[in-house]
RNA sequence: CGAGCUGGCCGGACAGUCGCUGCGCAAGCGGAGGAAAGUCCGGGCUCCACAGGGCAGAGUGCCAGGUAACGCCUGGGCGGCGUGAGCCGACGGAAAGUGCAACAGAGAGCAGACCGCCGAUGGCCCUUCGGGCACAGGCAAGGGUGAAAGGGUGCGGUAAGAGCGCACCGCGCGUCCGGCAACGGUUCGCGGCACGGUAAACCCCACUCGGAGCAAGACCAAAUAGGGGAGCGAUGGCGUGGCCCGCGCUGCUCCCGGGUAGGUUGCUUGAGGUGCGUGGUGACGCGCAUCCCAGAUGAAUGGCUGUCCACGACAGAACCCGGCUUACAGGCCGGCUCGCACU
Numbered sequence: 001c002g003a004g005c006u007g008g009c010c011g012g013a014c015a016g017u018c019g020c021u022g023c024g025c026a027a028g029c030g031g032a033g034g035a036a037a038g039u040c041c042g043g044g045c046u047c048c049a050c051a052g053g054g055c056a057g058a059g060u061g062c063c064a065g066g067u068a069a070c071g072c073c074u075g076g077g078c079g080g081c082g083u084g085a086g087c088c089g090a091c092g093g094a095a096a097g098u099g100c101a102a103c104a105g106a107g108a109g110c111a112g113a114c115c116g117c118c119g120a121u122g123g124c125c126c127u128u129c130g131g132g133c134a135c136a137g138g139c140a141a142g143g144g145u146g147a148a149a150g151g152g153u154g155c156g157g158u159a160a161g162a163g164c165g166c167a168c169c170g171c172g173c174g175u176c177c178g179g180c181a182a183c184g185g186u187u188c189g190c191g192g193c194a195c196g197g198u199a200a201a202c203c204c205c206a207c208u209c210g211g212a213g214c215a216a217g218a219c220c221a222a223a224u225a226g227g228g229g230a231g232c233g234a235u236g237g238c239g240u241g242g243c244c245c246g247c248g249c250u251g252c253u254c255c256c257g258g259g260u261a262g263g264u265u266g267c268u269u270g271a272g273g274u275g276c277g278u279g280g281u282g283a284c285g286c287g288c289a290u291c292c293c294a295g296a297u298g299a300a301u302g303g304c305u306g307u308c309c310a311c312g313a314c315a316g317a318a319c320c321c322g323g324c325u326u327a328c329a330g331g332c333c334g335g336c337u338c339g340c341a342c343u
Base pairs, nucleotide, nucleotide: 001339002338003337004336005335006334007333008332009331010330012308013307014306015305016304017303018302020031021030022029023028033314037325038324040323041322042321043320044319045213046212047211048210052245053244054243055242057209058208059207060206061205062076063075064074065073066072077091078089079088080087081086092204093203097202098201099198100197114143115142116139117138118137121136122135123133124132125131126130151169152168153167154166155165156164170193171191172190173189174188176185177184178183217265218264219263220262227256228255229254230253231252232251236250237249238248239247240246272291273290274289275288276287277286278285279284
């Protein structure tokens, strides 16, 4: 100097003037986000349900922590990608069972003989006593096909071969060492050796799971038609997400028609923010101090002027919070990696 990886912050500001809105007697104080978005997870809160058991169903899936909790976050392990900083992981089980895998190939789950090798024994031919053939039979070591062919290399053995035997490597089981653990190491021993892939295929295993949702719910006021019809009816009906058992209540369900849809509350002080200290690798916890920071309801922050400037992106709360995912013009700060040149 260039190219990358990663963490954090901002994402318009100031002044004047008119206007909107919450609190307040007034003065005055406050007024959209890092994602408010998606509605994907987890809860708080409210109501229903004796809130219990089982089946089905759904979710998660390495280990250890954090958290109110999670499918989130942190650290670690293993695997993959990258020169690297780093990034990603749908990461339990193939020795319970079932299924699936084009083409090529002899053969792709408990397989197989295309080219081949042998032919000791039997068979056939010649017979110089030796030889030939490759039929029966034996083989899967050599070659070929394929992404992948039932461990690899070497030695021995054999008619020719083969873990058939042996050595080493690999694999399995056990022991030992390190680690809370996932795992790692390879100390020792045994075994010729359980013997592809795939579970975001069915399946098995472990753990977790009431429902509905602020349009929840509570209160006040007002109006109408205390209407009409049908079904079940205590051996019933209704409630409990589906089904069964259990439990509770004693009426319930459907169709047609009519009235009201107004107001108050819930509604913002929180698993809250900020600063400092402290414990921890970290997520985060603890202590002290300090602050109040939107509560609209056909939906509040807009118009004008001046200055600065990054010339303005993605984009607006509707009960609240913790996450994840997606979108984002431009700017700032920090750490790390690689390459080149000079000293």